[in-house]
Molecule: Bacterial RNase P class A
Organism: Gammaproteobacteria bacterium
């Protein structure tokens, strides 16, 4: 100098003017107005995918069913998160990736190709040692021998198929072969050593080797999980209508019901309103006052001081824990956090809180810092 890996941080700056939401103080003044001061989105506020707090619901114990997780140890309020370690994979390396329990509990599946996809089997091939038959040659014949072929058979070494083929290499052995035997490697079981453990071992013994893969297939094992959610939940409470109670008023007639208090209904009378005023007529309406309780609109609360931020000390490899000091840092509810102007620069991405918190995932212009790896050059 170039190429990369990991971790952390920032997210246009400054000034002016006009607005919006909240808090505090003052004034008017009684729930509004005004003045001043202060505060006013994010690293993801997002997806709502996990975990918890909080609230209500039979305080939720057991069983069935369902779901999630799945190497080991630790952290945490908890987790499917994080840290450290083990194992596997990958990269030249720093590093990165992995649902990483069980396939000798059972069931299922393994396309195509291939003999065979799991009780092993035999297409090409190899072998004729034993048994039977045929042919050539040899010994004069019976009988036998060398060689060749076939049947019945033997084999799984080689070829071929496949993602995957029943341990690998070598020597012995054999008719040909084969863990058939042996050595080494691999595998399994047991012991030993190290480690809390997962696990590791170029320690020892045993076993010729014994059952391919697949569990993000069913399943088995272990652990965990009650449900719904701030539109949770709590409080105050208008008008209208309806419910209950009390007081006052309730003319006359008919019908029905009745618990005998009354209620419903029709007509007349009365009162009110309308038809511009008055009369007639017509139409519509008709108990009234107070109290109580439920409840709607609306309002208040839940609401932001919290597993909180920052700095430092101590413990720990680390996640994290603990102590001391210090700070208060949005709280809206048709929903504020904005608009305009000027100026500067490297010209500004993704994106907007809605009960809160811890994570994960996804989106994201550009820049800064730290640690580390590889290559080249120079000293």
């Nucleotide at each position: 100098g170039g190429a990369g890996u990991c971790g952390g941080c920032c997210a246009g700056g400054c000034a002016g003017u006009c607005g919006c939401c909240g808090u505090g103080a003052g004034c008017a003044g009684u729930u509004u107005g005004u003045u001043c001061a202060c505060g006013g989105a994010g690293g993801a506020a997002a997806g709502u995918c996990c975990g918890g707090g909080c609230u209500c619901c039979g305080c939720a114990g057991g069983g069935c069913g369902g779901g999630a997780u799945g190497c080991c140890a630790g952290g945490u309020a908890a987790c499917g998160c994080c840290u450290g370690g083990g194992g596997g994979g990958u990269g030249a390396g720093a590093g990165c990736c992995c649902a990483c329990g069980g396939a000798a509990a059972g069931u299922g599946c393994c396309a195509c190709a291939g003999a065979a996809a799991a009780u092993a089997u035999a297409c090409c091939g190899c072998c004729c040692a034993a048994g039977c038959g045929c042919c050539u040659c040899c010994u004069u014949u019976c009988a036998g021998g060398c060689g060749g072929c076939g049947c019945c058979g033997g084999c799984a070494a080689g070829g071929g198929u496949g993602a995957a083929a029943a341990g690998g290499u070598g020597c012995g052995g054999u008719a040909a072969g084969a863990g058939c035997g042996c050595a080494c490697c691999g595998c399994g079981c047991g012991a030993g050593u190290g480690g809390c453990a997962a696990c590791a071992c170029g320690u020892c013994g045993c076993g010729g080797c014994a059952c391919g893969g697949u569990a993000a297939a069913c399943c088995c094992c272990a652990u965990c999980c009650g449900g719904a959610g701030c539109a949770a939940g709590a409080c105050c409470a208008a008008a209208u209508a309806g419910g209950g109670g009390a007081g006052c008023a309730g003319g006359c007639c008919g019908u029905c019901c009745u618990c005998a208090g009354g209620g419903a209904u029709g007509g007349c009378a009365g009162c009110g309103c309308g038809c511009g005023g008055c009369c007639c007529g017509c139409g519509c309406g008709c108990g009234u006052u107070c109290c109580c309780g439920g409840g709607u609109a609306g309002g208040u609360u839940g609401c932001u001081u919290g597993a909180g931020g920052c700095a430092g000390g101590c413990g720990g490899u680390g996640a994290c824990g603990u102590c001391u000091g210090u700070c208060c840092c949005a709280g809206a509810u048709g929903a504020a956090u904005g608009a305009c102007u000027g100026u500067c620069c490297u010209c500004g991405a993704c994106a907007g809180a809605a009960c809160c918190c811890g994570g994960c995932u996804u989106a994201u212009c550009g820049g800064c810092c730290g640690a580390c790896u590889c290559c080249c050059u120079c000293u």